A computed fold for a 574-nucleotide part of an RNA from an uncultured bacterium, annotated as small-subunit ribosomal RNA, 5' domain.
[in-house]
Context: one part of a larger RNA
RNA sequence: GAUGAACGCUGGCGGCAUGCCUAAGACAUGCAAGUCGAACGAGGUGGCCCAUUGACGCAGAUUGAAACUUUGAAGAGCUUGCUUGGAUAAGUGGAUUUUUGUUGAUUUGGAUUUUCCACCUAGUGGCAAACGGGUGAGUAACACAUGGGUUACCUACCUCUAAGUUGGGGAUAGCAGUUGGAAACGACUAUUAAUACCGAAUGUGAUCUGAGGAUUAAAGGAGCCUUUAAAGCUCCGCUUAGAGAUGGGCCUGUGGUGCAUUAGCUUGUUGGUAGGGUAAUGGCCUACCAAGGCAACGAUGCAUAGCCGAACCGAGAGGUUGAUCGGCCACACUGGGACUGAGACACGGCCCAGACUCCUACGGGAGACAGCAGUUAGGAAUAUUCGUCAAUGGGGGAAACCCUGAACGAGCAAUGCCACGUGAACGAUGAAGGUCUUCUGGAUUGUAAAGUUCUGUUGUUUGGAAAGAAUAGCUAGAAUAGGAAAUGAUUUUAGUUUGACGGUACCAUUCAAGAAAGCUCCGGCUAACUACGUGCCAGCAGCCGCGGUAAUACGUAGGGAGCGAGCGUUAUCC
Numbered sequence: 001g002a003u004g005a006a007c008g009c010u011g012g013c014g015g016c017a018u019g020c021c022u023a024a025g026a027c028a029u030g031c032a033a034g035u036c037g038a039a040c041g042a043g044g045u046g047g048c049c050c051a052u053u054g055a056c057g058c059a060g061a062u063u064g065a066a067a068c069u070u071u072g073a074a075g076a077g078c079u080u081g082c083u084u085g086g087a088u089a090a091g092u093g094g095a096u097u098u099u100u101g102u103u104g105a106u107u108u109g110g111a112u113u114u115u116c117c118a119c120c121u122a123g124u125g126g127c128a129a130a131c132g133g134g135u136g137a138g139u140a141a142c143a144c145a146u147g148g149g150u151u152a153c154c155u156a157c158c159u160c161u162a163a164g165u166u167g168g169g170g171a172u173a174g175c176a177g178u179u180g181g182a183a184a185c186g187a188c189u190a191u192u193a194a195u196a197c198c199g200a201a202u203g204u205g206a207u208c209u210g211a212g213g214a215u216u217a218a219a220g221g222a223g224c225c226u227u228u229a230a231a232g233c234u235c236c237g238c239u240u241a242g243a244g245a246u247g248g249g250c251c252u253g254u255g256g257u258g259c260a261u262u263a264g265c266u267u268g269u270u271g272g273u274a275g276g277g278u279a280a281u282g283g284c285c286u287a288c289c290a291a292g293g294c295a296a297c298g299a300u301g302c303a304u305a306g307c308c309g310a311a312c313c314g315a316g317a318g319g320u321u322g323a324u325c326g327g328c329c330a331c332a333c334u335g336g337g338a339c340u341g342a343g344a345c346a347c348g349g350c351c352c353a354g355a356c357u358c359c360u361a362c363g364g365g366a367g368a369c370a371g372c373a374g375u376u377a378g379g380a381a382u383a384u385u386c387g388u389c390a391a392u393g394g395g396g397g398a399a400a401c402c403c404u405g406a407a408c409g410a411g412c413a414a415u416g417c418c419a420c421g422u423g424a425a426c427g428a429u430g431a432a433g434g435u436c437u438u439c440u441g442g443a444u445u446g447u448a449a450a451g452u453u454c455u456g457u458u459g460u461u462u463g464g465a466a467a468g469a470a471u472a473g474c475u476a477g478a479a480u481a482g483g484a485a486a487u488g489a490u491u492u493u494a495g496u497u498u499g500a501c502g503g504u505a506c507c508a509u510u511c512a513a514g515a516a517a518g519c520u521c522c523g524g525c526u527a528a529c530u531a532c533g534u535g536c537c538a539g540c541a542g543c544c545g546c547g548g549u550a551a552u553a554c555g556u557a558g559g560g561a562g563c564g565a566g567c568g569u570u571a572u573c574c
Stems, first nucleotide, its partner, number of pairs: 001573003005570005012420001014418004018413002020378001025376003029373003034127003039124002042121006049110003057102005067092004075084004134331003144255007153248002158244008166200001168198002176189005205216004220236005257303003264294003269291008306328004310321004333354005356367004384410001386409003392406001393404004423454004433445005458515001459511001462508003468501001473496008518563005523544003529558005539546002
């Protein structure tokens, strides 16, 4: 000097960061991966239909209140022609009342069948779930870093190019019935759909080839047009190829650790041939053949450890570390295994074994926080069972939208860094009090206080008030290419709409010096000294050392020094 720190004393505020380093111990509860009805068949609810009810609004007719403008009577006062007074009448006005028509919210009952529309539910099907998030146990290894190779390879969604998308079939879940089981979960029968499954056709192409030939694909949906159907058009899909982009697999040179009180290690071991397997090379695996291969330039063994960009220290050389952030790897209760898929040998999938916890009708079942919160244990020690999808990003969807403990925010903690404040100016009877003293005196605390005059950063009161929002969608236009046209595609203009944080930041305003300073040290190193107490005691101490009766070293007080919302101690690294 530094720290993911802890402990002691103390503690005003803000911004930005950081926060289980120990038990990869065990976990109650909630949430963390869904979505698509424009792939599909069902079931249900509501609307559309009939009858009933008739709110609000709109339009017409009718009624004509308050208020205002003009008028100014009776009466009263007296200054006898003025003041006051406000009746009456007229106009403006349009509250309110009644009624007709229209609109059709809502209430009740029915019809239930088809078509249509909207929503909900489980199921079939598609895509996603291999990302994102966590942890560092294992690993001394092509795990990582860096540089190469792959004519030895794969790549869903996306982009571009070429070609196609014809015509059929049989099932099955759901639903229904019967039935087993305590439950978890099943069994049988009948029936049904698809972008689920399977043949046939075609073959631009692709693969194999003995160059004759052989093998090999698909799925539809929505909208527009049309009297309807067919055809056509547009969009989203599907299939076969080629190219790209992105992401990966494999091989390899070099590099980074301790012990030689670890010296020999190895039989699929090292190489070859043939085969199997893989997306692909290879003892990766198998059979046969040969007897090799590694090692003092440290093999093998043991111990320790995720690696890197980087971080800290240092003038540098170098040493130490690998929290947060970013890249890669490995793992998901322990061990093993495959399935599905473009991709996993899969954290919130499956199967088996084991330990543990829970349920049980004892036959059998359920579970996995090293996701976010939270509990318990361990420990010197580490936070809320919070808000929102507004932004950024991800999954699904044509879209609306849905999901998202990713993320963005808020809460807690002086854990760290940075910034601000706890007042400023003047003020000498050098006050009182304290301490020291050479003691009727003096020194010091000290311009410090009191007092006077200001200021208002924070705080407090009241009021105003953001940026972060760009969109998407919808409505109305415009342009471009194509088309018979329409829908549609792409681009664009205008309008409309969306903020968790948060009435937060910020701005103005009210009040008032009012609410805000401690910690360690003072023998030398090392800035800062006296008095009293104690008397090798009590104690201090990083090293030297101090204390046995005048202790600047122990304890207290006064004074001083350093840092300051912190200061010291401990631990670790340089």